[in-house]
RNA sequence: GGGGCUGUAGCUCAAUUGGGAGAGCGCUUCAAUGGCAUUGAAGAGGUAAGGAGUUCGAAUCUCCUCAGCUCCA
Numbered sequence: 001g002g003g004g005c006u007g008u009a010g011c012u013c014a015a016u017u018g019g020g021a022g023a024g025c026g027c028u029u030c031a032a033u034g035g036c037a038u039u040g041a042a043g044a045g046g047u048a049a050g051g052a053g054u055u056c057g058a059a060u061c062u063c064c065u066c067a068g069c070u071c072c073a
Stems, first nucleotide, its partner, number of pairs: 001072007010025004019056001027043006049065005
């Protein structure tokens, strides 16, 4: 320098292949127990890496940029 893959909640990851953004763990509160562990209930938490375009409608399609991983030279 060129090709490919990835980027979604604090962490690990889903989303049936264009139509209501979610799960587990973690965190907060409450209850059960004398306390811890644990269990149950409720809740907070996401500019979907950034920007532009296509579309009635984009996490999903196209392009550019950024970051990480990887292959070739």

Annotation: Predicted 3D model of a 73-nucleotide RNA (transfer RNA) from an uncultured Chloroflexota bacterium. Its mean pLDDT, the model's own confidence on a scale to 100, is 80. Rfam family: tRNA. By type it is a transfer RNA.